[in-house]
Molecule: TPP riboswitch aptamer (THI element)
Organism: Chlorobiaceae bacterium
RNA sequence: CGAUCAUCUUGGGGGUGCUUUACCAACCGGCAAGGCUGAGAUCAAACCCCUGUAACUUGAUGCAGAUAAUGCUGACGCAAGGAAAGAUGAAGCAAGUCCC
Numbered sequence: 001c002g003a004u005c006a007u008c009u010u011g012g013g014g015g016u017g018c019u020u021u022a023c024c025a026a027c028c029g030g031c032a033a034g035g036c037u038g039a040g041a042u043c044a045a046a047c048c049c050c051u052g053u054a055a056c057u058u059g060a061u062g063c064a065g066a067u068a069a070u071g072c073u074g075a076c077g078c079a080a081g082g083a084a085a086g087a088u089g090a091a092g093c094a095a096g097u098c099c100c
Stems, first nucleotide, its partner, number of pairs: 001096001004090007011050004016044001017036005023030002056081003063074003
């Protein structure tokens, strides 16, 4: 600040980078095993999210700060888009959210 919050079922929406070495190539790249951050880094059928102040996308091949490197961090950002129904329980000035 403030009425919704939590769980379950069914359905739906998402993202999966950077880097090292070996091999193949010889030239970009491909693939295997590692390292970094994270809930999640390519199939896990896992993780996150479903009406919205942040799951995710656009802006963005952008800006600032860091890093071996990268949305790695911050702002941008109550900017624009963005996917829901039911059941059960709890709650009535505190559940929940944000800031310090």